This is a predicted structure of a 1491-nucleotide RNA (small-subunit ribosomal RNA) from a wastewater metagenome. The prediction has a mean pLDDT of 86. The sequence is in RNAcentral, with records from SILVA.

RNA sequence: AGAGUUUGAUCCUGGCUCAGAACGAACGCUGGCGGCAGGCUUAACACAUGCAAGUCGAGCGCCCCGCAAGGGGAGCGGCGCACGGGUGAGUAACGCGUGGGAACCUGUCCUGUAGUGGGGAACAACCCGGGGAAACCCGGGCUAAUACCGCAUGAGCACCGCGAGGUGGAAAGACUUCGGUCGCUACAGGAGGGGCCCGCGUCGGAUUAGCUAGUUGGUGGGGUAACGGCCUACCAAGGCUUCGAUCCGUAGCUGGUCUGAGAGGAUGAUCAGCCACACUGGGACUGAGACACGGCCCAGACUCCUACGGGAGGCAGCAGUGGGGAAUAUUGGACAAUGGGGGCAACCCUGAUCCAGCCAUGCCGCGUGUGUGAAGAAGGCCUUCGGGUUGUAAAGCACUUUAAGCAGGGAGGAAGGCUCGUGCGCUAAUACCGUACGGGAUUGACGUUACCUGCAGAAUAAGCACCGGCUAACUCCGUGCCAGCAGCCGCGGUAAUACGGAGGGUGCGAGCGUUUAUCGGAAUUACUGGGCGUAAAGCGCGCGUAGGCGGCUUGAUAAGUCGGAUGUGAAAUCCCCGGGCUCAACCUGGGAACUGCAUCCGAUACUGUUAAGCUGGAGUACGAUAGAGGAUGGUAGAAUUUCUAGUGUAGCGGUGAAAUGCGUAGAUAUUAGAAGGAAUACCGGUGGCGAAGGCGGCCAUCUGGAUCGAUACUGACGCUGAGGUGCGAAAGCGUGGGGAUCAAACAGGAUUAGAUACCCUGGUAGUCCACGCUGUAAACGAUGUCUACUAGCCGUUGGGUGACUUGAUCACUUGGUGGCGCAGCUAACGCGAUAAGUAGACCGCCUGGGGAGUACGGCCGCAAGGUUAAAACUCAAAUGAAUUGACGGGGGCCCGCACAAGCGGUGGAGCAUGUGGUUUAAUUCGACGCAACGCGAAGAACCUUACCUGGUCUUGACAUCCUGCGAACCUUCCAGAGAUGGGAGGGUGCCUUCGGGAGCGCAGAGACAGGUGCUGCAUGGCUGUCGUCAGCUCGUGUCGUGAGAUGUUGGGUUAAGUCCCGUAACGAGCGCAACCCUUGUCCUUAGUUGCCAUCAUUCAGUUGGGAACUCUAGGGAGACUGCCGGUGACAAACCGGAGGAAGGUGGGGACGACGUCAAGUCAUCAUGGCCCUUACGACCAGGGCUACACACGUGCUACAAUGGCCGGUACAAAGGGUUGCCAAGCCGCGAGGUGGAGCCAAUCCCAUAAAACCGGUCGUAGUCCGGAUCGGAGUCUGCAACUCGACUCCGUGAAGUCGGAAUCGCUAGUAAUCGUGAAUCAGCACGUCACGGUGAAUACGUUCCCGGGCCUUGUACACACCGCCCGUCACACCAUGGGAGUGGGUUGCUCCAGAAGUGGCUAGUCUAACCGCAAGGGGGACGGUUACCACGGAGUGAUUCAUGACUGGGGUGAAGUCGUAACAAGGUAGCUCUAGGGGAACCUGGGGCUG
Repeated sequence: AGAGUUUGAUCCUGGCUCAGAACGAACGCUGGCGGCAGGCUUAACACAUGCAAGUCGAGCGCCCCGCAAGGGGAGCGGCGCACGGGUGAGUAACGCGUGGGAACCUGUCCUGUAGUGGGGAACAACCCGGGGAAACCCGGGCUAAUACCGCAUGAGCACCGCGAGGUGGAAAGACUUCGGUCGCUACAGGAGGGGCCCGCGUCGGAUUAGCUAGUUGGUGGGGUAACGGCCUACCAAGGCUUCGAUCCGUAGCUGGUCUGAGAGGAUGAUCAGCCACACUGGGACUGAGACACGGCCCAGACUCCUACGGGAGGCAGCAGUGGGGAAUAUUGGACAAUGGGGGCAACCCUGAUCCAGCCAUGCCGCGUGUGUGAAGAAGGCCUUCGGGUUGUAAAGCACUUUAAGCAGGGAGGAAGGCUCGUGCGCUAAUACCGUACGGGAUUGACGUUACCUGCAGAAUAAGCACCGGCUAACUCCGUGCCAGCAGCCGCGGUAAUACGGAGGGUGCGAGCGUUUAUCGGAAUUACUGGGCGUAAAGCGCGCGUAGGCGGCUUGAUAAGUCGGAUGUGAAAUCCCCGGGCUCAACCUGGGAACUGCAUCCGAUACUGUUAAGCUGGAGUACGAUAGAGGAUGGUAGAAUUUCUAGUGUAGCGGUGAAAUGCGUAGAUAUUAGAAGGAAUACCGGUGGCGAAGGCGGCCAUCUGGAUCGAUACUGACGCUGAGGUGCGAAAGCGUGGGGAUCAAACAGGAUUAGAUACCCUGGUAGUCCACGCUGUAAACGAUGUCUACUAGCCGUUGGGUGACUUGAUCACUUGGUGGCGCAGCUAACGCGAUAAGUAGACCGCCUGGGGAGUACGGCCGCAAGGUUAAAACUCAAAUGAAUUGACGGGGGCCCGCACAAGCGGUGGAGCAUGUGGUUUAAUUCGACGCAACGCGAAGAACCUUACCUGGUCUUGACAUCCUGCGAACCUUCCAGAGAUGGGAGGGUGCCUUCGGGAGCGCAGAGACAGGUGCUGCAUGGCUGUCGUCAGCUCGUGUCGUGAGAUGUUGGGUUAAGUCCCGUAACGAGCGCAACCCUUGUCCUUAGUUGCCAUCAUUCAGUUGGGAACUCUAGGGAGACUGCCGGUGACAAACCGGAGGAAGGUGGGGACGACGUCAAGUCAUCAUGGCCCUUACGACCAGGGCUACACACGUGCUACAAUGGCCGGUACAAAGGGUUGCCAAGCCGCGAGGUGGAGCCAAUCCCAUAAAACCGGUCGUAGUCCGGAUCGGAGUCUGCAACUCGACUCCGUGAAGUCGGAAUCGCUAGUAAUCGUGAAUCAGCACGUCACGGUGAAUACGUUCCCGGGCCUUGUACACACCGCCCGUCACACCAUGGGAGUGGGUUGCUCCAGAAGUGGCUAGUCUAACCGCAAGGGGGACGGUUACCACGGAGUGAUUCAUGACUGGGGUGAAGUCGUAACAAGGUAGCUCUAGGGGAACCUGGGGCUG
């Protein structure tokens, strides 16, 4: 310090997630030792039991024990119990933090001053009596004090008074070594502690905006330690609050702790300071101090005891128990140390504290061995079978002994106190007391301490998580979208480095992982340090209050600001330097720091304040100018509509086409007239005006603003603007008018699968006016207002100045409004003096998508609704700009039998063939839009054959290796359907170094064979297709942040990315073309089997002969836009022409770029993986692949006269042939038979070509067309034609009379038509491939259909339009709103009530001290009463939580229903505000926007 994740890829925006640190933690697996820390975060829930506060006999009396000394007990009395310890419920507060302040108190302690005289009366204990279950209580009697009460004195103190002065008001003794000591009273001061007041700081909510009656102040009085409405009476009407009062929610605060670079954020365990509380609520008493944790009274809840009358209790002390919970320890030891209480002291008490126990809860340290050791052992795992790895790891050998174990030794924590002695100080003193030194006897819970030494032995001691990326670490097996994993992205559907196991590896290590909460990363709330044109985000626009900010000059001031000093900022913590535990954690000394607050002094540039000025900002006056600026009134013409009248006749109107509608009752059209309402053509313009909304004929009146010009004046008067207030399109609402047009709703007609729409005909609100409301829009420049600065160029509009050549001129200046563009900015697009640049001031707004601009609440509104505005839940994205593709019922250019123009077909019939389906034991398998379907199959009777049934074999039908035997092989018999099994006979070969070997066959054992079994979605190879379409790329350079672009686009041209020109590109590659084959012309060479002009010859090129011709097959020539003319940029090229056999690639073929379709093929072959192994392998026989209601594809034959039939006569090419083609002759109606010549083929054969032509017949008919089907008889092939071949003959003679919607082929030697051959093959051809014969028609043209290419445009698509995607409905689940209500919590107000207590009043009862001779008084207690008040009760509100039949929308959910709204012109452009309508998306009206 960053990384992953939106996309096909990119940049940005933006969220989610991870790596780090850290915890009072918990859970899972595991667990050797020690040190130091920590340990109920939940129920402030309830508590059994024990302990946690006593002490003093040197204050007092009594009792008990004891001879005494002394000890003990309960009381009176003193001090303490207000500390220490616990907890965090309450509290948003002077509670806490920090810094100040004045009107106070203070036991014990310290210092000082003064005093401590003399009396009295009681009450406990105790004794007697009584009540009660108990707790305890009552009555009578005795008694002491450092308990209580008077009197005296009173320096000082308090009060009164101007003062002199007056008044009030204290005490206690005990011990003693007799020296004193400890007390007591009063006062003053100090220290420490406490109370009170103030400034500042201290969470969230405005969907809490007003709160307040002792409230704010004053006066008098009361009260307090003290100020004060603290309380009371009266008077006044104040006080707080948008700088957030009041209310609601939450919370102890701080030093600190965690994190962070810091600023911050989170937190407030342990330690320390403060506060609050002590079962809940209230109350006071005592006291120096409490409204009191282990005190009291009352009320309440709960628990316990009870004799039912009444009592007792309070662990948020230490342990411990139950409960709650994911979760947190022992009913331990000791006062040895530190500290506290009491005491003169010894000492006693102390769950404070010090220790121990439990727990890996955390931090730190140590160990579980070290060295050597390659046969790289065994085993495991992997493997390409060679090996690799585990791995020097182990074993083995040589060592060591920390820790644990056993044994022995052994500090420090101990200082004091007691006693004896000697000094010193104090003193009169060798007393006391303090202090120092010395002697003595002592004080340790921890503790079997730390630490040290010895002994023995590698002995007792390693796990956890992870290994797809982030993120270090990889393989095998199992599983097969299952089981599972997952922090995010995402893995798993048969080859999973992602699941589970294993081997190996990586990380950390007595721990390791997971989970939770926190900070960080997150600049993702941005002070440091973000944004707002399009990503979320500028209020619709003004005016203006508070507030914020503010021009130039001078003086004063010193609030802000800056500097210095002082005080404070507790300690601990953090940091630095040291020290101590062997180190570390830990402990500790010093320093720094604590960024703060307060006070004082100083500085005065800037800001503020104040005083005085200035004119530049702003404004006023004056003179001009332009303008749809606003309001009111009037007026004009054109047009629509209606009405009246005329002319006139059958249609009009409307649409894609129609219909509804209007019209013979006279429309439309046309003429004239009238009425009425609304809007203002042309001018008209990125022209003008206005703050925005908006504003458009003309005239008048009233009125706002702007600009320009030159002077004068005021003198900062300014900018912005939370709240507030005004204006604010359209639609809509109210009341009253008006109503021509248009037109939501509505009606009808069309369209359609439907059409609640688009289109048409009508049509009401509304549209218009007046007055009032509403307050929203894509109210947009999606760009807040104001000011300043920063290159230019070109328009336009309003004013002004100057120049001259006086113009439709030029230059300058100023205010608007537009287009380009530099710098700069921007994610890019773009903006660019009218900024989105550079700066300043102020306001508004944003913080992932959805839920949702919704719910609830408030405010506004007549309503519609507006405004303000959440949460639960859910997703890992949503978004912006740009890029490349693909797509578009977008555009442009171009091509193709793509359409058109033609010719012939298919679709109808019968048959053939293939497929689907069905059937079957099996009908083997594959191929499925084009690009499967006469396809694999160039040929299923057996074989083929893979399928089925049955019969058989198991090293196998086939390959290699080993052993044994035998040559191989041939002939033959028996059983059987055959496979197979059992016999018989013949035969003994080749090479040889004589051992044997090669080949073949049989048998045997095991390695292995075998599989047309699966996966073409694991693959190779091959093939189809787009497409013979013209494209597809690269290097370097350049441009761009980048994906990418450029090149390859553009202008021409071509069949072509073909070529030329241009050009930030220059070149190159694969494709195109050419090179290859064939065909068309000629030449040459050769001349048999081919040929025959000339010469002979024959039936016949038959024979001689010829080499001219044809032909054959070798080699050449030829065609290149080469030539001419025109067009064109003088180019490329195109058009025309000449010549030529052929002319612009001459015709045809082979040849198929980068890639697409997970296209096809595991059944041609090859091949990974999986599966079968007496079978999924192999053999055999028979069957099946040939089935048949039906559907489709491809063909054949036809439907006839351009024809059928009969007879006759011509002309090919290219092939094939020895397992072959087969002649002549003869036989058969024929298929064919017989026959055997010839031919290994330019020689012989297949082999007659057919259509054509000539002649005849048929005469439009289901026929002399057509030939299916069926009967019979045959031929051939073959082991065998039953299932299941082809052909022949005789007979039979079906459908069919040219084929619906739709659809196919073809552009010339083509279509059409005619026959011929070949492959396969024993046989089987309507199929396929090839060959020739005859031989057309048409193409205007590119609008349309289909496919393709290039450029461009839009896009929400990228699996790429067979895309994406919206809403209702149905189902499941989830959270949430409303809801008659219901049940709780909190709280306001009004009443009732009133315990204990305190205050007031009261003389009813009682009453020791003092006064009084007495009566009595004073004083007190009780009682009564009253004020306040807790609990409680009633009523009525507010608020919050839970729940609720039913109901509303929302979210989520691989394969539900209906449609198709949006994305392309998305098929009616979309969006928007508003209104109406509709199953739904939506549709329509009005206005607006361009996104």